């Protein structure tokens, strides 16, 4: 100096001086004093939630997400246990782990044949040649061998039977179906049937569950300025304006638009103090927002995620957006000289601290991260 | 902050449901001319931003990452 595997934690402090955010107090005219200011990912915004607006029934279509089985959760595509499949000697990692046997598309190139095939072998029969076995040609049979290919009619053995082969049979593995045990389930074994239907759904698609939409620039209240235009139907029927016609008003009734849970129907509610659309004014304040699914501690229950019960504490909050900046000194850790007995010790001297900056708050997950620390396990490394 | 879009030859793009990556324009060579342009013929240039993944195969499909670009205030 030297094997790996897991899990957590930390992210140099301290001191002056000078400067900024917010909160409180004091002089009292722009001045002192106090407290208090970033992260474990504050980042990406990739999933799930709170809050909010937007209806005052609802109800299909369409899209969209997730996938083995329990469970935790507020909820999640997250975590926790466990199953099965892979990889590791091992601690243990890791898997987008539902259905191609409902359908329906796809397998380029090669190759005789891509889900059905006979190219070459092998067999048989029949003609023709040769005449000791062979050749060549037609017809058939075979999927055991050959070659293609990522993938060729479950794999390996094996006997027997065939004219040669064949799950034709047999044994073992698989696969699928039934059945008894275990186990909440996924699953495991057991024993009995089955020759046995490539592969791909991060292709359509089906099965099962779930999801209204927009987002803190949501949003609600204050303060201030201020004009113009468009659309507000249509068609019958009654009634009134003295009467017929024409006009004009109000009911009814249809039929149409326009808005609305937002892509489409259908049903509902509304039709205006309403919709657009020009063009012109601010770029104001206040809340939302900082007491939460907070944090620590301790005790109980659970294999654990996590839950419940006590006790404590309050811990950035801006709206162009503060959390800086010199300077010493210590720390990890680099490097150079020097002494000392070496791999390691004193002493001087230099160098120097990763990713990375909060803005409606939370749980997750991904992504970045120099170094250090500190548990547990493993035994191909060390040591006996 | 919050929202969505792209990336393929030097430039501007195609390239939907996976099967050898094109096209104008620039570029080089040669032909045509006395020469140049224009024109013709031929050629070259490509981690399909980047990385793991699914599949026999991925610009294409999933993830995650990087860069660009673009939209989103009250009032009335």
């Nucleotide at each position: 100096c030297a094997u790996g595997a897991g899990a957590g934690c930390u992210g140099u402090g301290c001191c002056g001086c000078c400067g900024c955010g917010u909160g409180g107090g004091g002089g009292a005219u722009u001045c002192c004093c106090c407290a208090u200011g970033a992260g474990g990912a504050a980042a990406g915004u990739c999933c799930g939630g709170g809050c909010u607006u937007c209806g005052c029934a609802g109800g299909g279509c369409a899209g969209g997400a997730u996938a083995a089985c329990g469970g935790g959760u507020a909820a999640c595509g997250c975590c926790c246990g466990c199953c099965g499949g892979g990889g590791g000697a091992a601690a243990c990692c890791u898997c987008a782990g539902g259905a191609c046997a409902a359908g329906u598309g796809c397998a380029a190139c090669a190759g005789a044949g891509a889900g059905a095939u006979a190219c070459c072998g092998c067999c048989g029969c029949c003609g023709g040649a040769g005449c000791u076995u062979u050749c060549c040609g037609g017809c058939g049979g075979u999927a055991a061998g050959g070659g293609u290919g990522g993938a060729a009619a479950a794999g390996c053995g094996g006997a027997g039977a065939u004219a040669a082969g064949c799950g034709c049979c047999c044994g073992c593995u698989g696969u699928c179906g039934g059945c008894c045990g275990g186990g909440u389930a996924a699953c495991c074994g057991g024993c009995c049937g089955u020759u046995c239907a490539u592969g791909u759904a991060a292709a359509c698609u089906c099965u099962a569950u779930c999801c209204g939409a927009a987002g803190c620039a949501a949003c609600a209240c204050c303060c201030g300025a201020c004009c113009g235009g468009a659309u507000g139907g249509c068609g019958g029927c009654g009634c009134g304006g003295a009467c017929a016609g024409u006009c004009c008003g109000c009911g009814c009734c249809g039929c149409g638009g326009c808005g609305u849970c937002u892509g489409c129907c259908c049903g509902g509610c509304g039709c205006a103090u309403a919709u657009c659309c020009g063009a012109g004014g601010a770029u104001g304040g206040u809340g939302g927002c900082a007491g939460g699914a907070g944090g620590c501690g301790c005790g109980c229950g659970g294999c654990g995620a996590c839950g419940c019960g006590c006790g404590u504490c309050c811990c950035a909050g801006a709206u162009a957006g503060a959390u800086g900046g010199c300077g010493g000194c210590u720390c990890a850790u680099u490097c150079c000289c020097g002494c000392g007995c070496u791999u390691c010790g004193c002493g001087g001297g230099a160098g120097g601290g990763a990713c990375a900056g909060a803005a409606c708050c939370c749980g997750g997950c991904u992504u970045a991260c120099a170094g250090g620390c500190u548990c547990u396990c493993u035994a191909a490394a060390c040591c006996u | 902050g919050c929202u969505g879009u792209u990336a393929u030859a030097g430039c501007u793009c195609a390239g939907u449901c996976g099967g050898c990556a094109g096209a104008g324009c620039a570029c080089a060579u040669c032909c045509u001319u006395g020469g140049u342009a224009a024109g013709g013929a031929u050629g070259a240039g490509g981690u399909c931003g980047u990385g793991c993944g699914u599949u026999c195969g991925a610009a294409u499909c999933g993830c995650a990452u990087u860069a660009a670009c673009a939209g989103c205030u009250c009032c009335a």